The RNA shown here (transfer RNA) has 73 nucleotides and comes from a Promethearchaeota archaeon. Its Rfam family is "tRNA". It is annotated as a transfer RNA. Lineage of the source: Archaea > Promethearchaeati > Promethearchaeota.
């Protein structure tokens, strides 16, 4: 400079354009223990990396842009 793959609650992950975005670790709050620690029961936590288009509708598709990772020169 060129190509190509990623970004999704604090971490780490799923989603094949359709109404409420998963799961798992992690926090909190109860409940059990004198007490903690396991375990059972809930709860909060996401502008889906920014911005723009395309749709009736976008985490999904197009484009730019930020950051990473590989590979060419």
């Nucleotide at each position: 400079g060129g190509g190509c793959c990623c970004a999704u609650g604090g971490u780490c992950u799923a989603g094949u354009g359709g109404u409420u975005a998963u799961u798992a670790c992690g926090u909190c709050u109860c409940g059990c223990u004198u007490a903690c620690a396991c375990c059972g029961a809930g709860a909060a936590g996401g502008u889906c990396g920014g911005g723009a288009g395309u749709u009736c509708g976008a985490u999904c598709c197009u484009c730019c842009c930020u950051g990473g990772g590989c590979c060419c020169a």